The RNA shown here (Bacterial RNase P class A) has 341 nucleotides and comes from an Oscillospiraceae bacterium. The sequence is in RNAcentral, with records from ENA. The model forms 92% of the base pairs in the Rfam consensus. Its Rfam family is "Bacterial RNase P class A". Rfam describes the family as follows. Ribonuclease P (RNase P) is a ubiquitous endoribonuclease, found in archaea, bacteria and eukarya as well as chloroplasts and mitochondria. The coordinates come from a structure-prediction model, not an experiment, and the mean pLDDT is 76. The gene name in the source record is rnpB. Taxonomically the source falls in Oscillospiraceae (Bacteria, Bacillati, Bacillota, Eubacteriales).
[in-house]
RNA sequence: GGAGUGCGUCGAGUGGUUACGCGCAAACAUCGAAAGGUGUUGCGUGAGGAAAGUCCGAGCUCCAUAGAGCAGAAUAACGGCUAACGGCCGUCGGGGGCGACCCUAGGGAAAGUGCGACAGAAAGUAACCGCCUUUUAAGGCAAGGGUGGAAAGGCGAGGUAAGAGCUCACCAGUAUUUGGGAGAUCAAAUAGCUACGUAAACCCUAUUCGGAGCAACACCGUGGUGAACACAAAAGUCUGCUCGACUUGUUCAUGGAGGUGGCAGUGAGCUCAAGUGGCAACACUUAGCCCAGAUAGAUGAUCACUUUUAACAGAAUUCGGCUUACAAGCGCACUCUUUUA
Numbered sequence: 001g002g003a004g005u006g007c008g009u010c011g012a013g014u015g016g017u018u019a020c021g022c023g024c025a026a027a028c029a030u031c032g033a034a035a036g037g038u039g040u041u042g043c044g045u046g047a048g049g050a051a052a053g054u055c056c057g058a059g060c061u062c063c064a065u066a067g068a069g070c071a072g073a074a075u076a077a078c079g080g081c082u083a084a085c086g087g088c089c090g091u092c093g094g095g096g097g098c099g100a101c102c103c104u105a106g107g108g109a110a111a112g113u114g115c116g117a118c119a120g121a122a123a124g125u126a127a128c129c130g131c132c133u134u135u136u137a138a139g140g141c142a143a144g145g146g147u148g149g150a151a152a153g154g155c156g157a158g159g160u161a162a163g164a165g166c167u168c169a170c171c172a173g174u175a176u177u178u179g180g181g182a183g184a185u186c187a188a189a190u191a192g193c194u195a196c197g198u199a200a201a202c203c204c205u206a207u208u209c210g211g212a213g214c215a216a217c218a219c220c221g222u223g224g225u226g227a228a229c230a231c232a233a234a235a236g237u238c239u240g241c242u243c244g245a246c247u248u249g250u251u252c253a254u255g256g257a258g259g260u261g262g263c264a265g266u267g268a269g270c271u272c273a274a275g276u277g278g279c280a281a282c283a284c285u286u287a288g289c290c291c292a293g294a295u296a297g298a299u300g301a302u303c304a305c306u307u308u309u310a311a312c313a314g315a316a317u318u319c320g321g322c323u324u325a326c327a328a329g330c331g332c333a334c335u336c337u338u339u340u341a
Stems, first nucleotide, its partner, number of pairs: 001337009012306007020046006027040005048312001052323002055321005060213004072209005077091005092106001093104004107204002112202002114198003128145002130141005153171002156168003172194001174191007217261004224254006234248005269289003273286005
């Protein structure tokens, strides 16, 4: 110099004018008896890393719920983190890359069932060609040929009538033992020779799971609806009281529309903060901070300068994740390669 890998970060900036939402004000104006409303002015504040998809996990709310089971769904190596998770971190096994590193749908095929097209004799208890023996019809065999993605552990030697894990070395696999490790698992030794593949087919095993969702739900409640009471009493008004007069059905439940709360937050809260522990995810301590809140839904427009000419995209009950979209730039660590010294 070239080619890459991983982890982060940023998501145009500064100023002017103007528009809008929300909050505040010993301010001003106005309405009102008051509480308070409205407007003006001033000050403060005003979208995201994904606000998105709504795919997981929770907070919260209502309904359901003795206990157990079936069905259904999800998950599937080990250890840890977390409020929780199907998420994250680390590790193991398998696969890929020269490497940094990346991918992984990673329980069971010896419980049972199914499937394995075409080709091939045969796709699981195989024999077409072939090899061997002899009485030529029977028997032994699976080395070689051929088919296939896959052919009965691989490969070489011994052995044999010919052959064969029949025996042996090496390799793969299984089981047992010993050792290392917290564990998945790794290493070594020994044994018998070995069980086709497929569970992203049914199925089996283990673990977890009640349902619906902020249009939840709670409150207010004109009209309506239903129930109870009364048919002349009851209630209310006038009055100090009675009589009297006048007016009205009264009470309860439900609850469309509408309104208020939920809902703007001391919280599983935030911080390029510091420290401690941990490889890490993360945890703890200290310090500081309080950070949009509408209901037809605010954050826009324009000018000047700088500039890489600016992407994906916009809150609506709230968090933790995952996934998807994304222009240009920046930082840190690392790998391979070329050249020079």